Predicted 3D model of an 81-nucleotide RNA (c-di-GMP-I riboswitch aptamer) from Nitrospiraceae bacterium UBA6902. Of the family's consensus pairs, 95% are formed in the model.
[in-house]
RNA sequence: UCCGAAAAAUGGUAACCCCACUGAAAGGUGGAGACACAAAGCCGACAGACCCCGAAUAGUCGGGGUGGCUGGGCUGCCGGA
Numbered sequence: 001u002c003c004g005a006a007a008a009a010u011g012g013u014a015a016c017c018c019c020a021c022u023g024a025a026a027g028g029u030g031g032a033g034a035c036a037c038a039a040a041g042c043c044g045a046c047a048g049a050c051c052c053c054g055a056a057u058a059g060u061c062g063g064g065g066u067g068g069c070u071g072g073g074c075u076g077c078c079g080g081a
Stems, first nucleotide, its partner, number of pairs: 001081004012037002018031005035068001041074003046071003049066007
């Protein structure tokens, strides 16, 4: 640098529900917990999609959110070449 994500190994993250705090809401943070994940690490001002709020009144626009919605970008463990 390229290939692989399965036989492993070291491990890692943490869905749903519940509790506390926070937010107008979607949501977020922490605790507990474990459905899953080979990038479920980071990026939402890279593109789309979805969700919330406001306006519009049918042409849509503005703000907020989601990376565990997808593509993509960057970075990383292990193994092989």